[in-house]
Molecule: transfer RNA
Organism: uncultured Mycoplasmatota bacterium
RNA sequence: GCCGAAGUGGCGUAAUUGGUAGCGCAACUGACUUGUAAUCAGUGGGUUGGGGGUUCGAGUCCCUUCUUCGGCA
Repeated sequence: GCCGAAGUGGCGUAAUUGGUAGCGCAACUGACUUGUAAUCAGUGGGUUGGGGGUUCGAGUCCCUUCUUCGGCA
């Protein structure tokens, strides 16, 4: 330099051919307990790496850019 893959709450991940962004762990609150842990119930946290475009509507499609990983030279 060329090609490919990935980027989504604190962490790990899902989201079928474009139609309300979910789940687990963690955190917090409450119950239970002499107390902690465990268990049970609940709550908050994402502008889906950044920017732009298409569309009534984009995590998803298109362009550009950044980061990481892999392959070729």